Source information:
Predicted 3D model of a 109-nucleotide RNA (SAM-I/IV (S-adenosyl methionine) riboswitch aptamer) from Varunaivibrio sulfuroxidans. The sequence is in RNAcentral, with records from Rfam. NCBI's taxonomy places the organism under Bacteria, Alphaproteobacteria, Rhodospirillales, Magnetovibrionaceae, Varunaivibrio. The prediction has a mean pLDDT of 75.
RNA sequence: GUCCAGCAUUAAGAGUUGGGCUGACACCCACGCCAACCUGCCUCCCGGGCAAGGUGGUGUCCUUUGUAAAAGGGAAAUGCGGCUGUAACCGGCAAACAAACGGGAUAUU
Repeated sequence: GUCCAGCAUUAAGAGUUGGGCUGACACCCACGCCAACCUGCCUCCCGGGCAAGGUGGUGUCCUUUGUAAAAGGGAAAUGCGGCUGUAACCGGCAAACAAACGGGAUAUU
């Protein structure tokens, strides 16, 4: 880097920006913004939270039932940390000025 398999999500959200390329779209870069999937953090655990480190996104497509509202199926996309030493076992490193609140645990007074 490619292929296969599994699990989760596709509800909502976010550019009238600048540049490259192009006939145009697409695509790429920069900046902005959105978003808790992984890591990390919020004393510990759970719910939840925080855009810091990784991704990703900045408004998916087709289809079935239905008068509609809505429900289902499929495709596709994204995620299931990063760097590093070792043949392997097993180790090492970095991550904010952010982090409401509730329940439980432990400790201290």